This is a predicted structure of a 354-nucleotide RNA (Bacterial RNase P class A) from Fluviicoccus sp. The prediction has a mean pLDDT of 77. The model forms 92% of the base pairs in the Rfam consensus. RNAcentral holds the sequence, with entries from ENA. It is recorded under the gene name rnpB. Its Rfam family is "Bacterial RNase P class A". Gene Ontology terms of the family: ribonuclease P activity, dimeric ribonuclease P complex and tRNA processing. Rfam's curators write: Ribonuclease P (RNase P) is a ubiquitous endoribonuclease, found in archaea, bacteria and eukarya as well as chloroplasts and mitochondria.
[in-house]
RNA sequence: CGAGUCGGCUGGACGGUCGCCGCCUGCGCAAGCAGGGGGAGGAAAGUCCGGGCUUCGCAGGGCAAAGUGCCAGGUAACGCCUGGGCGGCGUGAGCCGACGGAAAGUGCAACAGAGAGCAGUCCGCCGAACGGUGUCGCAAGACAUGCGUGGUAAGGGUGAAACGGUGCGGUAAGAGCGCACCACGAGUCUGGUAACAGACCGGUACGGCAAACCCCACUUGAAGCAAGACCAAAUAGGCAUCCUAUGGCGUGGCCCGCGCUGGAUGCGGGUAGGUUGCUGGAGCGCACGGGUGACCGUGCGCCUAGAGGAAUGACCGUCCUCGACAGAACCCGGCUUACAGGCCGACUCGGCCU
Numbered sequence: 001c002g003a004g005u006c007g008g009c010u011g012g013a014c015g016g017u018c019g020c021c022g023c024c025u026g027c028g029c030a031a032g033c034a035g036g037g038g039g040a041g042g043a044a045a046g047u048c049c050g051g052g053c054u055u056c057g058c059a060g061g062g063c064a065a066a067g068u069g070c071c072a073g074g075u076a077a078c079g080c081c082u083g084g085g086c087g088g089c090g091u092g093a094g095c096c097g098a099c100g101g102a103a104a105g106u107g108c109a110a111c112a113g114a115g116a117g118c119a120g121u122c123c124g125c126c127g128a129a130c131g132g133u134g135u136c137g138c139a140a141g142a143c144a145u146g147c148g149u150g151g152u153a154a155g156g157g158u159g160a161a162a163c164g165g166u167g168c169g170g171u172a173a174g175a176g177c178g179c180a181c182c183a184c185g186a187g188u189c190u191g192g193u194a195a196c197a198g199a200c201c202g203g204u205a206c207g208g209c210a211a212a213c214c215c216c217a218c219u220u221g222a223a224g225c226a227a228g229a230c231c232a233a234a235u236a237g238g239c240a241u242c243c244u245a246u247g248g249c250g251u252g253g254c255c256c257g258c259g260c261u262g263g264a265u266g267c268g269g270g271u272a273g274g275u276u277g278c279u280g281g282a283g284c285g286c287a288c289g290g291g292u293g294a295c296c297g298u299g300c301g302c303c304u305a306g307a308g309g310a311a312u313g314a315c316c317g318u319c320c321u322c323g324a325c326a327g328a329a330c331c332c333g334g335c336u337u338a339c340a341g342g343c344c345g346a347c348u349c350g351g352c353c354u
Stems, first nucleotide, its partner, number of pairs: 001350010012319007020039002023036005041325001045336002048334005053224004065220005070084005085099001086097004100215002105213002107209002122156002124152003130148002132145005164182006183204001184202002187200005228276004238267006247261005283302008320323001
């Protein structure tokens, strides 16, 4: 200098004017007025996991169902994070992985292929033991022939996969039949908390699929702030106590008759409405200490939106490199997805110079 890998930060700046939503102070009976101060994000998003909080349910245990799935640690918890192991990719820094069990059992494998799981002879390869055929021979028999039978899984061919791989020996041809290396292993020892690794041993049994059922281990009660809690009219209805039945109201005034059933006080539930839950928290910053790290502890400092038709906007001026994705609604920890540009750190590979 070029090409990359990983991690972190930032996400127009300054000033003015007018608005919007909370808070504090002062004045005011109140309405309100004045002053001060605060007002979106790294993802506020998707709502995919986990937790707090709330109401309901619940003695305890089991089954079912769902989820998670190498090991150890972190955490309030997790399907998250950190460290490690194993496998794959990359020259490398690094990146990716549903990564428990196939010797508990059941099952599955299209097409092709002879054969798809204690398999299999389609083409081959080998052989004259038996049968057949041919030649020779009087006969016994000899020779030839791979037609039937037989041996063979080396080679070809099919397939995603063909019952360990490569090589040497061996053999009629072959074969873990023997040997070396690799693979594999329910063996032994060593190292490691463990996953796992290494050495020795074993001649091969034990193919694949669990994102098929299943087995093993662990986790899980349900619904969600429109959760829920508090205050509480009018009208109607409820309960209790008291009054009234020779009552009251209607029937045009009165009597009879007929029809209807009231008044007062108190209590409690719910509706409209209002208040709350509501933002000080597993909080943020700095320093020190522990830890490889995620993270944890201690000290000091800071306060950082809280609406309820729901605010965070509009205009003007100056400047620059001309500005991406995107807008809170109970809160928090993660994951995933979107994102113009800029800055910083650590590391890798290649080239050149000293």